[in-house]
Context: one part of a larger RNA
RNA sequence: GCAUUGUUAAGGAACUCGGCAAAAUGACCCCGUAACUUCGGGAGAAGGGGUGCCACAGAAAUGUGGCCGCAGAGAAUAGGCUCAAGCAACUGUUUAGCAAAAACACAGGUCUAUGCAAAACCGCAAGGUGAAGUAUAUGGGCUGACGCCUGCCCGGUGCUGGAAGGUUAAGGGGAGUACUUAGCGCAAGCGAAGGUAUGAACUUAAGCCCCAGUAAACGGCGGCCGUAACUAUAACGGUCCUAAGGUAGCGAAAUUCCUUGUCGGGUAAGUUCCGACCCGCACGAAAGGCGUAAUGAUUUGAGCACUGUCUCGACAAUGCACCCG
Repeated sequence: GCAUUGUUAAGGAACUCGGCAAAAUGACCCCGUAACUUCGGGAGAAGGGGUGCCACAGAAAUGUGGCCGCAGAGAAUAGGCUCAAGCAACUGUUUAGCAAAAACACAGGUCUAUGCAAAACCGCAAGGUGAAGUAUAUGGGCUGACGCCUGCCCGGUGCUGGAAGGUUAAGGGGAGUACUUAGCGCAAGCGAAGGUAUGAACUUAAGCCCCAGUAAACGGCGGCCGUAACUAUAACGGUCCUAAGGUAGCGAAAUUCCUUGUCGGGUAAGUUCCGACCCGCACGAAAGGCGUAAUGAUUUGAGCACUGUCUCGACAAUGCACCCG
């Protein structure tokens, strides 16, 4: 000097990104226990008191009296608590080796496919899973307990249904055309049958165009101008565009750039926090919206208790380093 452990006046988070670490709490018995709540919880809430030994009484529980210590759960092991907010309902799962979470899952909700030789999936096939099941079943997508709800748009893309018309393949069809040459012709040339090549009309499916439906399908959900007897604002009006112009609820939010927005609370002092406001750069309704008791090695803010985290260090023990022999 370092490490581990212990103690520490006064103060008590002033430390620090942050009470990280440490301290404190701790067992059993009795009393007592709030908001909120899904009436189960919350709850060991919180907050108090007690605990040894001896004698006597008693069946005992226990009671009465006495005794000692600083200390009686006499050592060790053995919840710190409260308030408020975000997120996720919950128990669970996860990045074996930097992430345990608000991510995944979940019960529940909903959409969709599937009538059984089921759909879906594996396999070239045979065959197999689904299932020795049968729509209260099975597969897939989204959402994610519960409560209150889930608005408008089908123009685009997708899906489903429709079949009148348009378009449309191979195939069928075979009008014609070309080459070839028996024959005819003085020649130029014409040219049957057959063969070869090519091939029009016509016929013809799904699909596409088309017509409807469908958003808990993919998705989308406006602009400008004016107007009230202070001012300000605009219930109101005009106009343009759109498939329709964002409803309820929430809102500087895990979303707010400007921004440390403004006001209020908490502090002596608060870029964080809580409650409001709404001017939502760029919330918004199953990529769910808003609440929510309980739960959480979750995130954020505040307080009580407690402390060497700190003011600000000090001392001791043990080990190592180091020094002397």

The part of an RNA shown here (large-subunit ribosomal RNA, domain IV) has 325 nucleotides and comes from Anaerobium acetethylicum. Model confidence (mean pLDDT): 88 of 100. NCBI's taxonomy places the organism under Bacteria, Bacillota, Lachnospirales, Lachnospiraceae, Anaerobium.